[in-house]
Background:
The RNA shown here (transfer RNA) has 72 nucleotides and comes from Bigelowiella natans CCMP2755. The organism belongs to Bigelowiella natans, within Eukaryota. It matches the Rfam family "tRNA".
């Protein structure tokens, strides 16, 4: 150049058109002599960027950004 595939909480990661989740990490309760382990609860998100399509977009198009691959 050209093509694939990734970007959703602090970290790994689901959700593939109609409410944004879960696990571990934190906080805070019970538990304990203290901690740990376990048990409950809470908090934590402009879903990479802009535009578009649509009554409605984390999801689908284009167009960029960065991260992996692969062909030249």
């Nucleotide at each position: 150049g050209g093509g694939g595939u990734c970007a959703u909480a602090g970290c790994u990661c689901a959700g593939u058109g109609g409410u944004a989740g879960a696990g571990c990490a934190a906080u805070c309760c019970g538990u304990u002599g203290c901690a740990g382990c376990c048990g409950g609860a809470u908090a934590g998100g402009u879903c990479c960027g802009a535009c578009g399509u649509u009554c409605a977009a984390a999801u689908c198009g284009u167009c960029g950004u960065g991260g992996c691959c692969c062909c030249u």